The prediction has a mean pLDDT of 80. A computed fold for a 75-nucleotide RNA from a Chloroflexaceae bacterium, annotated as transfer RNA.
């Protein structure tokens, strides 16, 4: 350099083009002699970035950034 795959909450991951969610973690409360466990509630998002298509985009198209794999070139 070329091709393919991946990027969504702190972490791991969901989400037929139609309200952005779950588990764990975190915070608060209940329970407990304390902690853990358990139960209840809560906070946390520019869906990597910019643009386009669409009534409507995390999902489609273009560009771009980052990561991974394969290949090519050089040594």
């Nucleotide at each position: 350099g070329u091709g393919c795959c991946c990027g969504u909450a702190g972490c791991u991951c969901a989400a037929u083009g139609g309200c952005a969610g779950a588990g764990c973690a975190c915070u608060u409360g209940a329970u407990u002699g304390u902690g853990g466990a358990u139960c209840a509630a809560g906070g946390g998002g520019u869906u990597g970035u910019g643009g386009g298509u669409u009534c409507g985009a995390a999902a489609c198209c273009c560009a771009u950034c980052g990561g991974g794999c394969a290949c090519c070139c050089c040594a």

The source organism's lineage runs through Bacteria, Chloroflexota, Chloroflexia, Chloroflexales and Chloroflexaceae. Rfam family: tRNA.